[in-house]
């Protein structure tokens, strides 16, 4: 240059005009119980995001008398870390893929059990003789009488073929009728039993063993660790209105307890009809906040110091245009321009940490591979 | 705010404990039968199994994550 990895940051800017919405202060009308509530209007302040989204995980809050045991159940599943936690995050470590940078991995157990494996193929889990290979018997035929050939019968063999994702360790050698870990060496793997590094997962060496002990747990299942339930329409307060009826179950325990027993608590409850009510006001937004600096840490993050306040609404306001000026894509050009046209994904409702999805487009750091030029 | 459930040919559906080539009926073409049409019979055609990943030897079926849909509930 080119191709490629990877960690960020932005996501239209500056200025007018109209207009929405909360909250403040003024004015004016109507109400009354005279300092409130509604309406209008005027100034001001402030007024969506990287994902506000799916609602997939964690947690704050908040109720359920305490959140107490056990079971079932759900989830997670290398190690050490960070964190309020987590199924996220860093950092290392094992497999896998890549020339590398790097990416991917639900990464515990398969000699506790069970179970599952099509087709093909003889044989698919204490495995198996199809062809092959050996010997030996019997029959044919041949013969230079040692034997050789065919076809047959039982028999021995897992080293060759061939099937298959998968054939019960791999190479050489010894051995043998032919052959096999049957013997031996190495090498790979397993088991014990040890040295060094490393907090640990591992890694790396040493001796010993028997001569190997497929595969699947995102099959069942066993092992650990975690998990109570609900959900801002939780919950608290105030106003207003109320009418019962009928029938079940109950101190031999109803409901609490939203899987169930056990334990606590202990009086109403449930089902049908019928009747009221559907209003404020609070929880609400200063927070596990953001920003800049230090510090300590590989990192994730954390200590500490200034600094600084950014929606909190009636079922729901944040938008539209106009110069510019940035980007893109078109047409035209006298190559200075100049006309058109676009500029995503969407979009709060109790709040936060993550994941996951979408997203025009710009910008920046830092590493890899390949070519070329000093 | 809780919770279920579906996607397989143009259409409505099957598909077992994961296995050989994903089936079935209607449609659609073609041909027989009729003078011609239906009907009837016969042979086809036709598949991104919603998308993406991943486990296995091997996925429509398992297993995570997305889409679009649809129903319950307060």
């Nucleotide at each position: 240059a080119u191709g490629g990895g990877u960690c960020g940051a932005c996501g239209g800017g500056c200025g007018g005009u109209c207009g929405c919405g909360u909250c403040a202060u003024g004015u004016g009308g109507u109400g009354c119980g005279u300092g409130c509530a509604u309406c209008a209007u005027a100034u001001g302040c402030c007024g969506a995001g990287g994902a506000a989204a799916g609602u997939c995980c964690g947690g704050g809050c908040u109720c359920c008398g305490c959140a107490g045991g056990g079971a079932a159940g759900a989830a997670c599943g290398g190690u050490g870390g960070a964190u309020a936690a987590c199924g996220u995050c860093c950092a290392c470590u094992c497999g896998g893929g890549g020339c590398a940078a790097c990416c991917c991995g639900c990464g515990a157990g398969a000699a506790a059990g069970u179970g599952c494996a099509a087709c093909a193929g003889a044989g698919a889990g204490u495995a198996g003789a199809c062809c092959g290979c050996c010997a030996g018997g019997g029959c044919u035929g041949g013969u230079u009488c040692g034997c050789c050939a065919g076809c047959u019968c039982g028999g021995g063999u897992a080293a060759g073929g061939g099937u298959g994702a998968a054939a019960a360790g791999g190479u050489g050698g010894u051995g043998u009728a032919a052959g096999a870990g049957a013997c031996c060496a190495c090498c790979g793997g397993c088991g014990c039993c040890u040295g060094u590094g490393g907090u640990g997962a591992c890694a790396u060496g040493g001796g010993c063993g028997g001569c190997c002990a497929g595969g699947u747990a995102a099959a069942c299942c066993u092992c650990g660790u975690u998990c109570g339930g609900a959900g801002c329409a939780a919950g608290g307060c105030c106003a207003g209105a109320u009418a019962g009826u009928a029938g079940g179950c109950g101190a031999u325990g109803a409901g609490g307890c939203g899987u169930c027993c056990c334990g606590c608590u202990g009086a109403g409850u449930c089902u049908a009809c019928g009747g009221g009510u559907a209003g404020g006001c609070u929880g609400c937004u200063a927070g596990a906040g953001c920003c800049g600096g230090u510090c300590g840490g590989c990192a994730a993050c954390g200590g500490c110091c200034g600094g600084u306040c950014g929606a909190g609404a009636g079922a729901g306001a944040u938008g539209a245009c106009c110069g510019u000026c940035a980007c893109c894509g078109u047409g035209u050009u006298u190559c200075g321009g100049c006309g058109c046209g676009g500029u995503a994904c969407a979009g709060g409702a109790c709040c936060c940490g993550g994941c996951u999805u979408a997203u025009a487009g710009u910008c920046g750091g830092c590493c890899c591979a390949u070519u070329c030029c000093u | 705010g809780g919770g279920g459930c579906u996607g397989u040919a143009g259409c409505u559906c099957a598909g077992u404990c994961g296995g050989u080539u994903a089936g079935a009926g209607c449609a659609c073409a073609c041909g027989a039968c009729u003078c011609a049409u239906a009907a009837u019979c016969g042979u086809u055609c036709g598949g991104u199994c919603g998308c993406g990943g991943g486990u296995u030897c091997a996925a429509g079926c398992c297993c995570c994550g997305c889409c679009a849909g649809c129903c319950c509930u307060a």
Predicted 3D model of RNase P RNA and transfer RNA as a complex of 448 nucleotides.
Rfam match: Bacterial RNase P class A. By type it is a ribozyme.